């Protein structure tokens, strides 16, 4: 990188470093940000795989967080396509993101 699958309204800083833009990518909204963003690192959180305990006939539930991801502003910040409405809400879908698989 292909493809399958699951999850994507919860949760998580009064720290160190650095110093200008950041919110995947286009558009068009909102929005964070020199009261230090975005990023490193610590710390932290979840609990998707490992592992370990426990309970059961069970490929199943439940704990614990030690390993390996991940994620730590706002629903994946909203919208964009299709249903729907008076117009909102809502449903769904590409896309995306992460985990596990798999050529």
């Nucleotide at each position: 990188u292909u493809c399958u699958u699951a999850u994507c309204a919860a949760g998580a800083g009064u720290g160190a470093c650095g110093g200008a833009g950041g919110g995947a990518a286009c558009a068009g909204g909102c929005c964070c940000u020199a009261c230090g963003a975005u990023g490193u690192c610590c710390g932290g959180c979840a609990a998707c795989c490992u592992g370990c305990c426990g309970c059961g006939u069970a490929u199943g539930c439940g704990g614990c967080a030690a390993g390996g991801u991940g994620c730590u502003a706002a629903a994946u910040c909203c919208u964009g396509c299709g249903g729907g409405u008076a117009a909102c809400a809502c449903c769904g879908a590409a896309a995306g993101a992460u985990g596990a698989g798999u050529g």